[in-house]
This record gives sequence, C1' cells and structure tokens, in this order.
RNA sequence: AAUCCAUCCCGAGCGGCCGAGAGACCUGGCUCCGCGACGCCGCAGCAACCACCCGAUGGGCAGGUGCUAACGCCAGGACCGAUGGAGU
Repeated sequence: AAUCCAUCCCGAGCGGCCGAGAGACCUGGCUCCGCGACGCCGCAGCAACCACCCGAUGGGCAGGUGCUAACGCCAGGACCGAUGGAGU
C1' cells in the first nucleotide's frame, strides 16, 4: 500500500505553549473562536476495537490503538473520510 470486515446519535477536560482561523474535501447552511479556538505537549479521563481476566449474549481491566463541542455538526456530492481488526 491493494483488499475484506466492523463501527461512526453512548461516554470522557484541565494546565502549559502558540496566535487565527477551525469544524477532512466541494457547494449551501449552521456552529466554535483574541473570555485564545484549531494545533502541539503534559497530566487526567472515556471505553469503540484488539489483548488479558471472570461467575461469560454479560461484566471487569486500561496493556496496544483510538477518542475526550455539536450524529462523521447538518443537506447534497465524490474513486467519500476516519478509527479498529484481519490480510497478501
């Protein structure tokens, strides 16, 4: 990296740095944002998948990945995207 499968209306924020855009892309809307968003780092938390444990359609744990505004923000679009697992 091709391919396949599953999930994307549950859940979970503080501090430091930075400084203007951000919510993946296009159009339209809506929202967040100098009372500092987005991003990065630290710590904390959540528990979706994997691993592990148990009295096993469930529960626990928090090791790996992931996640911590709003249904993937909403509608339409497209070789859609993201995450996990498998896999040659």